[in-house]
Context: one part of a larger RNA
Molecule: small-subunit ribosomal RNA, 3' major domain
Organism: bacterium
RNA sequence: UGACGGGGACCCGCACAAGCGGUGGAGCAUGUGGUUUAAUUCGACAAUAAGCGGAAAACCUUACCAAGGCUUGACAUCUCUGGAAUCCUGCAGAAACGUAGGAGUGCCCGCAAGGGAGCCAGAUGACAGGUGCUGCAUGGUUGUCGUCAGCUCGUGCUGUGAAGUGUACGGUUAAGUCCGAUAACGAGCGCAACCCCCAUCAUGAGUUACUAUGUCUCAUGAAACUGACUACAUCAAGUAGUAGGAAGGCGGGGAUGACGUCAAAUCAGCAUGGCCCUUACGCCUUGGGCAACACACGUGCUACAAUGGGUAAUACAAAGGGUUGCUAAAUCGCAAGAUGGAGCUAAUCCCAACAAAAUUACCCCCAGUUCAGAUUGAGGUCUGCAACUCGACCUCAUGAAGUCGGAAUCGCUAGUAAUCGUGGGUCAGCACACCACGGUGAAUACGUUCUCGGGUCUUGUACA
Numbered sequence: 001u002g003a004c005g006g007g008g009a010c011c012c013g014c015a016c017a018a019g020c021g022g023u024g025g026a027g028c029a030u031g032u033g034g035u036u037u038a039a040u041u042c043g044a045c046a047a048u049a050a051g052c053g054g055a056a057a058a059c060c061u062u063a064c065c066a067a068g069g070c071u072u073g074a075c076a077u078c079u080c081u082g083g084a085a086u087c088c089u090g091c092a093g094a095a096a097c098g099u100a101g102g103a104g105u106g107c108c109c110g111c112a113a114g115g116g117a118g119c120c121a122g123a124u125g126a127c128a129g130g131u132g133c134u135g136c137a138u139g140g141u142u143g144u145c146g147u148c149a150g151c152u153c154g155u156g157c158u159g160u161g162a163a164g165u166g167u168a169c170g171g172u173u174a175a176g177u178c179c180g181a182u183a184a185c186g187a188g189c190g191c192a193a194c195c196c197c198c199a200u201c202a203u204g205a206g207u208u209a210c211u212a213u214g215u216c217u218c219a220u221g222a223a224a225c226u227g228a229c230u231a232c233a234u235c236a237a238g239u240a241g242u243a244g245g246a247a248g249g250c251g252g253g254g255a256u257g258a259c260g261u262c263a264a265a266u267c268a269g270c271a272u273g274g275c276c277c278u279u280a281c282g283c284c285u286u287g288g289g290c291a292a293c294a295c296a297c298g299u300g301c302u303a304c305a306a307u308g309g310g311u312a313a314u315a316c317a318a319a320g321g322g323u324u325g326c327u328a329a330a331u332c333g334c335a336a337g338a339u340g341g342a343g344c345u346a347a348u349c350c351c352a353a354c355a356a357a358a359u360u361a362c363c364c365c366c367a368g369u370u371c372a373g374a375u376u377g378a379g380g381u382c383u384g385c386a387a388c389u390c391g392a393c394c395u396c397a398u399g400a401a402g403u404c405g406g407a408a409u410c411g412c413u414a415g416u417a418a419u420c421g422u423g424g425g426u427c428a429g430c431a432c433a434c435c436a437c438g439g440u441g442a443a444u445a446c447g448u449u450c451u452c453g454g455g456u457c458u459u460g461u462a463c464a
Base pairs, nucleotide, nucleotide: 001464002463003461004460005459007458008457009456010455011454012453013452015448016447019412020411021410022409023408026302027301028300029299030298031297032296033295034293035292042053043052064288065287066286067285068284069283070282073127077126078125079123080122081121082120083119086103087102088101089100090099091098107116108115109114129277130276132275133274134273138271139270140266141265142264143262145260150189151188152187153186154185155184156165157164158163169180170179171178195254196253197252198251200222201221202220203219204218205217206216225248228242229241230240231239232238304405308364309363310362311361312360313359320351321350322349325344326343330339331338332337371402376397377396378395379394380393381392382391418440419439420438421437422436423435424434
């Protein structure tokens, strides 16, 4: 100087407390461990792994396994030889690969011969190739402490020196924020502000929107600064309140992550040193696997019902996407869906329906039920070469566990939690996941003793 303390003081945070809703019990979905397997590819492991990489494993993807094939190779550059490229057909085969036959003769320069570009095939070797190893050789990127308020430097001063001071102290703040004071005076990276969205108004513009002094959309600007008043305060920083105001003291949200820590994560996104493979650890293909299942854990969905379930009627959104696409009306089908083909390169048309919770009427009457929907049987629809392993959906039938969950544990302080639907990416098809959008809309916070994490000062230390 740090680090640590079941030392001290002060302070902060959904950290506790006060509340609301969950998880842990059930069924299912999904990830992980384990086990199994020819293979169940690989990575991630407290917080900071486990609905994570993967914003989509039927083939492909795919890296794994089995079998069948290739060896200058699926891909790149160079050398040589031949041929236009390309298309069609037969045989064998699971395909890849193999084999036989046919059609075909382009572009540029040149009268021609020939040359050149591109493409294809063959030969040769230089080489290609490797999701093989090392994240403890690395770049880049990321998580975390933590959006915590810290981390440093120049000169000066103090100290033999390591170093200190500045950055301590008194106040104050969300903040090393600011004020006062001060052997320090300044400065940098952080904080804040500058950026984006939302809330109010004004001006301008406006088609495709429009119920018209308007709504909506776009652009530009105004507005909030402790500015005014009162009280407290060193009448400093500031704090408590009042008024006005759409908004009040950081107005709400986002982006933004200092010096560093964990030899944290990633050689499988990419790049890359070294090592290793080179008729294979490379490449192609078919099929299988990544989906297995005594079990254990994580994250979710659906429930256990009457604040509910069912039937009917009737309201009110936002934000998105669409031309290999979204697909209307109409018709058929109980339905999934089919036929159909208008419109739309989109404020125009479509997805899209009346969003669903909500509201109104009726039924159910506390039961394993008109709760719950797993599982299974049958019949279908759609996508796609192809739904057996292994897709989603519909209809009929079936109707499991489950009556609110032990120890323990998680989230959340306001348009939040809870609850209700909607859209998007991925995508041929497939969403209970993820990302976004709006509707309805709470309770509680006395307080800081305790738990956890963090900050400042101080103290002890046989630790570095």